[in-house]
Parts: sequence; C1' cells; structure tokens
RNA sequence: GGGCCGAUAGCUUAAUGGUAAAGCAGUCGACUCAUAAUCGAUCGAGUGGGGGUUCAAUUCCCUCUCGGCCCA
Repeated sequence: GGGCCGAUAGCUUAAUGGUAAAGCAGUCGACUCAUAAUCGAUCGAGUGGGGGUUCAAUUCCCUCUCGGCCCA
C1' cells in the first nucleotide's frame, strides 16, 4: 500500500429496513443466624464520527477514525 471482518449498556453478545433485547455487573428487596448461591424488581446505550438513500436505518451506500486477520 491492497483485500476482508468488526465497532451496540460498565463487560460479553443479540436485533439481516418497522422504531434497540438479553446474560453478567450495579442498586433495592425476599430467603439465611450471617455470607454466598437462588428468586423478584429496578437502573443503564439510540448503536465509533460525518454525510447520503428511505415514510422509516444498528441494518443499505459513501467517507473518516480505531481494532483484528490475510497478501505485498
């Protein structure tokens, strides 16, 4: 330098055009002599930045940034 893949909640992952879901973590409660485990509730992101297409974009297109793999 070229090609491919990826970036979504504090962390790990879903959502293949219809308005973002779950596990763990956090908080509160139940249970227990107590802790852990378990159970219930609750809190938390508008999806890496910018632009475009669309009635509607995490999703499709362009570009930039960052990370990974391969080739040179």